[in-house]
Molecule: glmS glucosamine-6-phosphate activated ribozyme aptamer
RNA sequence: AGUUUUUAUUUAGCGCCAGAGCCGUUUCGGCUGACGAGGUCUAAGGUUAUCGAAAAUUCGGCGGAUGCCUUAGUGGUUUGCUUAAAACCAUAGGAGAAAUUAAAAAAUAGUAGUAAUACUAUAACAGAGGUUUCUCUAUUAAGCACA
Numbered sequence: 001a002g003u004u005u006u007u008a009u010u011u012a013g014c015g016c017c018a019g020a021g022c023c024g025u026u027u028c029g030g031c032u033g034a035c036g037a038g039g040u041c042u043a044a045g046g047u048u049a050u051c052g053a054a055a056a057u058u059c060g061g062c063g064g065a066u067g068c069c070u071u072a073g074u075g076g077u078u079u080g081c082u083u084a085a086a087a088c089c090a091u092a093g094g095a096g097a098a099a100u101u102a103a104a105a106a107a108u109a110g111u112a113g114u115a116a117u118a119c120u121a122u123a124a125c126a127g128a129g130g131u132u133u134c135u136c137u138a139u140u141a142a143g144c145a146c147a
Base pairs, nucleotide, nucleotide: 014063015062016061017060019059020032021031022030023029024028035052036051037050041073042072043071044070045069046068047067074090075089076088077087078086080144081143082142083141084140093137094136095135096134097133098132099131100130101129107122108121109120110119111118112117
């Protein structure tokens, strides 16, 4: 200096509550306040940050944020190598097809609580996206190496 394992902590569709709604033993105290899926190369700026759900106070507000756009940069993919161009990605040219991957809330039951409500367990059901395979198609210039 690196690798592996274990433990703890921390990271975000997340946190918070001055409105609102709700509960109680009501000068006060408490509860709810987005259901999961997916998502980060770096910096700056901009922006009401993706997807769907048998949910719909999931109202309203504040803060944050892995989204998108623009600019610049880093590292790469597209040929055996190098450089530049072009396209593209943060596992990588374009078009099409197929397969595959996949939820939680709700509901029911149990537990805790005076209650609002919270937690746990369980059958089912998304879309964006991811992965794999196949078909068609594209890849400029210079140099090097090999034949």